RNA sequence: AGCGGGGUGGAGGAGUGGUACCUCGGGAGGCUCAUAACCUCCAGACACCGGUUCAAAUCCGGUCCCCGCAA
Numbered sequence: 001a002g003c004g005g006g007g008u009g010g011a012g013g014a015g016u017g018g019u020a021c022c023u024c025g026g027g028a029g030g031c032u033c034a035u036a037a038c039c040u041c042c043a044g045a046c047a048c049c050g051g052u053u054c055a056a057a058u059c060c061g062g063u064c065c066c067c068g069c070a071a
Stems, first nucleotide, its partner, number of pairs: 002069006010024004018054001026042005047063005
């Protein structure tokens, strides 16, 4: 070279064509004498390029990176 799996907020994970969701973390507010816990709200992400489609995280092609198999 080859084969398989994967890349989604700061971290971990879901998401089989139309609303990107969950847990932790961060910020603000509430509660409290105060802290923790608890409650509410906010910010933050689809590896990159192209194609198909009215519409792509999702389907197709290429590139890069990670893990495994084989050699």